[in-house]
c-di-GMP-I riboswitch aptamer from Paenibacillus sp., 83 nucleotides, folded computationally. Model confidence (mean pLDDT): 89 of 100. It was read from a public genome assembly, where an Rfam model found it.
Order: sequence, then C1' cells, then structure tokens
RNA sequence: AAACGAACGAGGCAAAUCCGUCGAAAGUCGGAGACGCAAAGCCACGGGCCUAAGGCGAAAGCUAUGGCGGCCGGGUUGCCGAA
Repeated sequence: AAACGAACGAGGCAAAUCCGUCGAAAGUCGGAGACGCAAAGCCACGGGCCUAAGGCGAAAGCUAUGGCGGCCGGGUUGCCGAA
C1' cells in the first nucleotide's frame, strides 16, 4: 500500500411514517423522525425492478425518452488499523 473488517477514535448518512413541494405516475426535494448502513459517499456503464405522460392498439394491453445507487454488479474517492 492492497485485500479484509475486529476494536478504538472522529464522526457521517438516514428507512418507514407525517407535513409541505415538484411530477401524469414511479419517484424527487425540504422539515420532523430513525429502520438500519463500513461507503446507505459519488457515477445510470451492465443486469434487474417500478411507472406509462406520450405513442401504438378495436380492446385487453404493449412501450422509456421517465425513475430506483437503501436491488445486484462495476468504476471512482474516503475515516480507523486487529486477525
């Protein structure tokens, strides 16, 4: 240093829910709130999942250009230092 994840220290983030906001929705943002998280920091590159405004369709329905990083993988940055 890397892999790795015990302790110690400094801390960090923030699920559900409620209120408000943006949005067609999924979901976002802010406040309250903590289920949890060693990357639950950042990035939609791959997979997967959600939604269906618009488009297609006689209808059922199909469809991402929309979204999910706290679904997984990957890339990248970071605190501590045992086995």